Background:
The prediction has a mean pLDDT of 85. A computed fold for a 1381-nucleotide RNA from an uncultured bacterium, annotated as small-subunit ribosomal RNA. Rfam family: Bacterial small subunit ribosomal RNA. Gene Ontology terms of the family: structural constituent of ribosome and ribosome.

[in-house]
RNA sequence: UUAGAGUUUGAUCCUGGCUCAGGACGAACGCUGGCGGCGUGCCUCAUACAUGCAAGUCGAGCGGUCUUUAAGUGUACUUGUAUACUUAAAGAUAGCGGCGGACGGGUGAGUAACACGUGGGUAACCUGCCCUUAAGAGUGGAAUAACGUUUCGAAAGGAACGCUAAUACCGCAUAAUACGGAAACGUCUCAUGAUGAUUCCGGGAAAGGAAGCAAUUCCGCUUAUGGAUGGGCCCGCGUCCUAUUAGCUAGUUGGUGGGGUAAUGGCCUACCAAGGCGACGAUGCGUAGCCGAACUGAGAGGUUGAUCGGCCACACUGGGACUGAGACACGGCCCAGACUCCUACGGGAGACAGCAGUUAGGAAUAUUCGUCAAUGGGGGAAACCCUGAUGCAGCAACGCCGCGUGAGUGAUGACGGCCUUCGGGUUGUAAAGCUCUGUCUUCAGGGACGAUAAUGACGGUACCUGAGGAGGAAGCCACGGCUAACUACGUGCCAGCAGCCGCGGUAAUACGUAGGGGGCGAGCGUUGUCCGGAAUCACUGGGCGUAAAGGGCGCGUAGGCGGUAUAUUAAGUCAGGUGUGAAAGUUUUCGGCUCAACCGGGAAAGUGCACUUGAAACUAAUAAACUUGAGUACUGGAGAGGUAAGCGGAAUUCCUAGUGUAGCGGUGAAAUGCGUAGAUAUUAGGAGGAACACCGGUGGCGAAGGCGACUUUCUGGACUGACCCUGACGCUGAGGUGCGAAAGCGUGGGUAGCAAACAGGAUUAGAUACCCUGGUAGUCCACGCUGUAAACGAUGGAUACUAGGUGUGGGAGGUAUCGACCCCUUCCGUGCCGCAGCAAACGCAAUAAGUAUCCCGCCUGGGGAGUACGGUCGCAAGGCUGAAACUCAAAGGAAUUGACGGGGGCCCGCACAAGCGGAGGAACAUGUGGUUUAAUUCGAUGAUACGCGAGGAGCCUUACCCGGGCUUGAAAUGCUAUUGACCGGCUCAGAGACGAGCCUUCCCUUCGGGGCAAUAGUGUAGGUGCUGCAUGGUUGUCGUCAGCUCGUGCCGUGAGGUGUCGGCUUAAGUGCCAUAACGAGCGCAACCCUCAUCAUUAGUUACUAACAGGUUAAGCUGAGGACUCUAGUGAGACUGCCAUCGUAAGAUGCGAGGAAGGUGGGGAUGACGUCAAAUCAGCACGGCCCUUAUGUCCGGGGCGACACACGUGUUACAAUGGAUGGUACAACAGGCAGCUACUUGGCGACAAGAUGCUAAUCCCAAAAACCGAUCUCAGUUCGGAUUGGGGGGUGCAACUCGCCCCCACGAAGUUGGAGUUGCUAGUAAUCGCGAAUCAGCAUGUCGCGGUGAAUGCGUUCCCGGGUCUUGUACACACCGCCCGU
Repeated sequence: UUAGAGUUUGAUCCUGGCUCAGGACGAACGCUGGCGGCGUGCCUCAUACAUGCAAGUCGAGCGGUCUUUAAGUGUACUUGUAUACUUAAAGAUAGCGGCGGACGGGUGAGUAACACGUGGGUAACCUGCCCUUAAGAGUGGAAUAACGUUUCGAAAGGAACGCUAAUACCGCAUAAUACGGAAACGUCUCAUGAUGAUUCCGGGAAAGGAAGCAAUUCCGCUUAUGGAUGGGCCCGCGUCCUAUUAGCUAGUUGGUGGGGUAAUGGCCUACCAAGGCGACGAUGCGUAGCCGAACUGAGAGGUUGAUCGGCCACACUGGGACUGAGACACGGCCCAGACUCCUACGGGAGACAGCAGUUAGGAAUAUUCGUCAAUGGGGGAAACCCUGAUGCAGCAACGCCGCGUGAGUGAUGACGGCCUUCGGGUUGUAAAGCUCUGUCUUCAGGGACGAUAAUGACGGUACCUGAGGAGGAAGCCACGGCUAACUACGUGCCAGCAGCCGCGGUAAUACGUAGGGGGCGAGCGUUGUCCGGAAUCACUGGGCGUAAAGGGCGCGUAGGCGGUAUAUUAAGUCAGGUGUGAAAGUUUUCGGCUCAACCGGGAAAGUGCACUUGAAACUAAUAAACUUGAGUACUGGAGAGGUAAGCGGAAUUCCUAGUGUAGCGGUGAAAUGCGUAGAUAUUAGGAGGAACACCGGUGGCGAAGGCGACUUUCUGGACUGACCCUGACGCUGAGGUGCGAAAGCGUGGGUAGCAAACAGGAUUAGAUACCCUGGUAGUCCACGCUGUAAACGAUGGAUACUAGGUGUGGGAGGUAUCGACCCCUUCCGUGCCGCAGCAAACGCAAUAAGUAUCCCGCCUGGGGAGUACGGUCGCAAGGCUGAAACUCAAAGGAAUUGACGGGGGCCCGCACAAGCGGAGGAACAUGUGGUUUAAUUCGAUGAUACGCGAGGAGCCUUACCCGGGCUUGAAAUGCUAUUGACCGGCUCAGAGACGAGCCUUCCCUUCGGGGCAAUAGUGUAGGUGCUGCAUGGUUGUCGUCAGCUCGUGCCGUGAGGUGUCGGCUUAAGUGCCAUAACGAGCGCAACCCUCAUCAUUAGUUACUAACAGGUUAAGCUGAGGACUCUAGUGAGACUGCCAUCGUAAGAUGCGAGGAAGGUGGGGAUGACGUCAAAUCAGCACGGCCCUUAUGUCCGGGGCGACACACGUGUUACAAUGGAUGGUACAACAGGCAGCUACUUGGCGACAAGAUGCUAAUCCCAAAAACCGAUCUCAGUUCGGAUUGGGGGGUGCAACUCGCCCCCACGAAGUUGGAGUUGCUAGUAAUCGCGAAUCAGCAUGUCGCGGUGAAUGCGUUCCCGGGUCUUGUACACACCGCCCGU
């Protein structure tokens, strides 16, 4: 003492980038701002600077000068003044002289360097002032500032002459252990050398001043020794990026002599030699002051070098020296340059990177303050002077730290705000109120430490005391996830937000505002930068089969690494000791400011460097050995290994000749092409080039590329056996060098076939392609170049180890044998399967992608881009090396589930096929689109809208339009007030609604009132207005398709899988068998209804066999319960039986039996889900909108329009028919405001009368068919549209706009293009009947029965579906994705 999260996907695992949460800052910006302490404050223009200050001091070194005072003398005289001189004292100081201006203060331009850091060396050096010790200071001299005179100049500054002093300068003397030379000696050392005695020689010093009566003392002076302090020089190690900088160097490298320096040295010079540095990165380019330390981090690291401290460098730019102990000198000198200023134009002056301040730049950084009181520095004997160093103050939330903005109590949970399901919730004990406190603040008083005598800038400051009053003191950011914190309104892909993912297109927790809650708090956010997270450059601590990444392959240099045993050394390594690693900082402990920040004392740490003592396992070095690694020689066999020469047959093509005749060739189909000048075909002969069938094999050889007829030449390598010899000779391999498919290039040959380019023909919308006919480079050979490939096992080389099984190639051995047939063992190679292990998975697995070691190469998000520039190689093409700007939030790997495929397998369906009938053409009906309109209300729109909502629009309906009215409203309801009616009837105006008037007129009561109604008012009603993309419910469709899931278990890191797959079977995920699955659910099936058979029960209104009665006839009557029928209950059918096949499930059978046979026919029944499918106009409902109107009432109109287009139907086009006469037979239903028998009238619709029936009782009530007769193929005796006339019933009302009847008129249409639809049996087709809706209105809809077919070989194809499998860059899922222009 180590934390993660978001984001690639439908989901998953992985790889991988991007982003976030943390900390820090000399910061800046936005909003806000009470106090104090301690710090910090031009990061940019080393831009330019006005003004003031920042280095002076010493009269106790010197001569002068000046001032003041005193005394004396002289002069003038107004007798106490002036002046001159002398003496003395005090003060001042321009000059000479001394010391200091080399410190202190600033800045970081330059510098990649002994500049810095660290550790050493100096036997190669210096050191003023200071300390220690020893000795000394004798005697002379010559000048020069100042000053005076003259003089030049605008000024700054000089010049000449003359005078003068010193602790200024010079000579002589004296002197050593210093210095130089010579001689010999001792000791010591890492080389040169150092050091100590001894002897001789040479030469070199000095200054005085003050105090004192003096002695003397103090301060100085000279020489020498030692010390301290401070420096100089040298060396080891460390110290950024770039190789798209690979070679650099002439004083360069070394030597000798000389010079120079305090001192070594090419530091300089002359000569001599030719060296020196560099892949362990020289040289060049770029960038940069270095360090202690600071920030971050678990650490290792990474980044930084503000403040503080050490070192260096610089002082307008460049150069130079002088003085000095010390400088090549920030506030000194000289020269040059640029700039600014002054000028009399001749010439001068200046340098804030000192403190303030100004200007400029910039996002941005302070006062032209006060003091030397303290600390320190310079001078001085001292007093003292100087000090923008320093100590303090001012400004700034710039940072760190501390404090405050009140505390307690207080529920009717006040008002207000916000939300609301309207009940309430929340703000919230929060406020108010009550009781307190006084930190900060305000006022008043006292008043420090810092200085133990004097002296205080700070400062009347800190601090203390007293008083007053809750009074003066809270904001900022965020609230979709990451990430703590949610609602309302506004907005409507707009405005805007955004760190990443992403929000916003009318219900936004993501924008803006409000309320609320969250975070931090005198601050809070944003931006920028650094570290972290990032194991995302991986030393600690990553990878390279497919995600980015193994060099195309050898040989080999440097380098790295290296077998067994022994001895020695001690470089690495380990342990102890010593020195150093400055202080500050950090950590820790103790202490001082009330605490803290801050500050002080101690300790630790500083992982380092140097020296020293020891250890000897390992590495290394040395010595001498070993044989197992490696190699040589020997034995034997295998091989498309390489090279050169020769040679063989088959085939293609061409040539010649023969036979032969009309085509050949080619394609999906054709055409171009070849052919009567004889092709193709066929026979014979010949030419030429290229390639080598069969053998041939996941067989062999080679390092890779690669190598294939046969023979020969030369030649490389591997393997096996035995084990002689050498003795680690090995492995890898940056650079280097060689080899290196195809295509391509150069020169010269060759060219049969094939064949880029090219030409023609096709295909196509086009077709610069795919297909066809031709065809040149090229392919072949020789020599040279190129140097790349999916050069792949997408897997570098070497060594060792780690279960097995089974093939195959080449050897060897054993056993056995007639035999090397088999079998066993072993070595080398080459495949497959598979355990452990590994891996994201796929997979790999002794030929590793396992376990380890060594060496090399390579990777670090996608795109830009293997591009540009540079270099280099190449004849060129081009190769190698190889970026950045910009841009995206992904790009990617493996696997999963789906979907899809002009992928595959299996299966099904009126899906096709086989048939029958239609629609598409006509007229009409109806719906829709479009158009029109005042309105033509609205909705439904591929399948799955369009005779659909609507099962029935003349008014109504009605939602639309025009016009006329009403506004608590047409209807509902609460409350308040007033009234007593309301309703109803009548009259009038009006299109009506509505209005005016008249008549009539309350109930109950406990007498309080209540009920009811109207009027007025107030809450509210009302809306077919919007949103089906806010919803409920309901519905369509896939589809009555066979599927969809769950529990437990198992498998997988996971998404998921298994089950549900496989084989057989079924209509079916229906079953059977098999099976890591075993079971279960929703679906299937069955249970339900109906039809078909029978039994039984019950017989009225149904039925009538037997008996009886009876009629024109008739179940009409008695009666019956047999039959039909009705409607209850049951039975029956289950592949149950037989045969064959099959394990079984089951299948087949013109088998049986049975009314019915293999789900018997039909219906109801619709899994998980899909289509944001349909419906806010059936209904309900959230939100929004209207409220004298988008509500409501009324009249009229419209929904019915009509150039046109489409859907669904009806009627037809006729003779299987029409018209006509006659004769039959149903079922389902319905009926009192109804169905209506029957009679009469009418041609008829219908009317009039009348009867039965509230229904198994009565009624509606059949048509095709059948039997006759007629029409005779025509726009007709078909067809009936359209139109005219006349009627009927319904209804207030048939004009717009209904239905029916009669008469007349008599349109299109003669079987329908492309294409398209329904139907598999009581089905299609055809015939009529009923019902709902409904006053009336059907060709529609829903039902009912009558008559009643044809075809089905089969599953290739079209459509739809199911299942298994496969590919995928799709997942909005192929109507996808995506590329080029």

The RNAcentral record of the sequence draws on ENA and Greengenes.